[in-house]
Context: one part of a larger RNA
RNA sequence: CACCGCCCGUCACACCAUGGGAGCUGGUGACGCCCUAAAUCGGUAUCCUAACCGCAAGGAGGGAGCCGCCUAAGGCAGCGCUGGUGACUGGGGUGAAGUCGUAACAAGGUAGCCGUACCGGAAGGUGCGGCUGGAUCACCUCCUU
Numbered sequence: 001c002a003c004c005g006c007c008c009g010u011c012a013c014a015c016c017a018u019g020g021g022a023g024c025u026g027g028u029g030a031c032g033c034c035c036u037a038a039a040u041c042g043g044u045a046u047c048c049u050a051a052c053c054g055c056a057a058g059g060a061g062g063g064a065g066c067c068g069c070c071u072a073a074g075g076c077a078g079c080g081c082u083g084g085u086g087a088c089u090g091g092g093g094u095g096a097a098g099u100c101g102u103a104a105c106a107a108g109g110u111a112g113c114c115g116u117a118c119c120g121g122a123a124g125g126u127g128c129g130g131c132u133g134g135a136u137c138a139c140c141u142c143c144u145u
Stems, first nucleotide, its partner, number of pairs: 003108001005105001008101002011098001013095004018090003023085007032076003041068004046064004052059002111132009
C1' cells in the first nucleotide's frame, strides 16, 4: 500500500462499569416521648438498732422502709449519613470480517461550521442569524519582482 481512500450515526450481538428506580434489607449518629434496675446522693412524719453519751427514760449515730434526683438496658415514633439488593429503565465504553444508509473530508457532488427552532429509521434535513477555518471566476485596494 495514498478516492477501489477515509469516514458518520441508528439498528443487531457479546462483555464491562455506571445513572434513575416501586421497594426490600443492613450499619451508624443525634434528638423527642414512654418505662425504669442497681449503686451513689438528698429528704423522711414509720419501724429496727451491740459499741458512743446517759443512773434511767432517752439521745446521738447506723440500718430498713418510703419519697425524690440522676441513669444503663428496654419500648414507641420520626429524622440524618452510609452500604447491599431490586422488576424495569437511561445513556456510556470496548469488541478482525453483521444491518441500513452516505452526513463529513477534494466545490465530498446542496461549501462547511457555530447558535437556535421545528422535523426525520439513522447519519441528518429545513428555516433564521453569524463566521471563513470556502473552491472557482471577475473587479477593486495593497505588497514584492
The part of an RNA shown here (small-subunit ribosomal RNA, 3' minor domain) has 145 nucleotides and comes from a Candidatus Melainabacteria bacterium. NCBI's taxonomy places the organism under Bacteria, Bacillati, Candidatus Melainabacteria. Rfam family: Bacterial small subunit ribosomal RNA. The coordinates come from a structure-prediction model, not an experiment, and the mean pLDDT is 82. It was read from a public genome assembly.